[in-house]
RNA sequence: AGGACGGAUCUCUGGAGAGACCGAAAGGCGCCGAAGGGGCAAAGCUUGUUGGCUAAACUCUCAGGCAAAAGAACAGAGUCUUAUUU
Numbered sequence: 001a002g003g004a005c006g007g008a009u010c011u012c013u014g015g016a017g018a019g020a021c022c023g024a025a026a027g028g029c030g031c032c033g034a035a036g037g038g039g040c041a042a043a044g045c046u047u048g049u050u051g052g053c054u055a056a057a058c059u060c061u062c063a064g065g066c067a068a069a070a071g072a073a074c075a076g077a078g079u080c081u082u083a084u085u086u
Stems, first nucleotide, its partner, number of pairs: 001085001006081003010078005019029001021028002030066003036062001037060003043054004
């Protein structure tokens, strides 16, 4: 110099679902899956075997959520930074 279809828990944009339920209150009932978290069939890797490891938008609803706001997986763009290389 260059800068990864790498990283940051960065910035911006978009971003679903489900009761503004009931109750004087405490709380109660009914729902949602796309923060996070847990679980596992197949599959892949490993092992002589038993077994072990990996993960999802699947699944569980612990947490969270069910007007708006906030948040939000994921996608796009940008900034910063790093590796290989020269």
This is a predicted structure of an 86-nucleotide RNA (Glycine riboswitch aptamer) from a Clostridiaceae bacterium.
It was read from a public genome assembly, where an Rfam model found it.
The prediction has a mean pLDDT of 76.